[in-house]
Molecule: transfer RNA
Organism: Pseudomonadales bacterium
């Protein structure tokens, strides 16, 4: 170079046919518990959903073009 998959919170990931207000484990911070850690419970911060652009009353979800990563192949 072609061609396929991905790409959503620091991290691992779901999100169904496009439709309320973008979640969940763990991580993190308060806060109960304990003498104290740890563990267990509560509570709570944190996302412009790679990017720009388009279709749509409505886009994470569908489209194009561009960037990353992987894997296959010349």
């Nucleotide at each position: 170079g072609g061609c396929u998959a991905c790409g959503u919170a620091g991290c691992u990931c779901a999100g169904u046919c496009g439709g309320u207000a973008a979640g969940a484990g763990c991580a993190c911070a308060g806060c109960a518990c304990u003498c104290a850690u740890a563990a267990u419970g509560c509570u709570g911060g944190g996302g412009u959903c790679g990017u720009u652009g388009g279709u749509u009353c409505a886009a994470g979800u569908c489209c194009a073009a561009c960037c990353g990563u992987a894997g296959c192949u010349a």